[in-house]
RNA sequence: GAACGAAAGGGCAAACCCGGGGCGACCCGGGGACGCAAAGCUCCAGGCCUCUCUGAGGCGGCUGAGCUGCCGAAC
Numbered sequence: 001g002a003a004c005g006a007a008a009g010g011g012c013a014a015a016c017c018c019g020g021g022g023c024g025a026c027c028c029g030g031g032g033a034c035g036c037a038a039a040g041c042u043c044c045a046g047g048c049c050u051c052u053c054u055g056a057g058g059c060g061g062c063u064g065a066g067c068u069g070c071c072g073a074a075c
Stems, first nucleotide, its partner, number of pairs: 001075001004072002011036002016031006034061001040067003044064003047059005
C1' cells in the first nucleotide's frame, strides 16, 4: 500500500418468538444468533417480490456499480 483476510478488540444480526405499522411485498422496536470484512449507505443497471398493474411500491443479508469505513499476520 492493499484488489488480501490470520489474530485481537469492537461492530452487524438470518430463521424463529413477542409488540406495533402497512392491502401486500415488507418495515420499526424488543428478544434471539444462522451467518457477515463492508451483512455500512444509495434502487443507478440487472434480478426477485407485492398491489387497487399505461402505474406505484418492497428487498442493499441476490449480483454488478457508486460513495464511505476498523484492524494489519501472511502477501
Predicted 3D model of a 75-nucleotide RNA (c-di-GMP-I-GGC riboswitch aptamer) from an uncultured bacterium.
Rfam family: c-di-GMP-I-GGC riboswitch aptamer. Its family is annotated with cyclic-di-GMP binding in the Gene Ontology.
The coordinates come from a structure-prediction model, not an experiment, and the mean pLDDT is 86.
The model forms 95% of the base pairs in the Rfam consensus.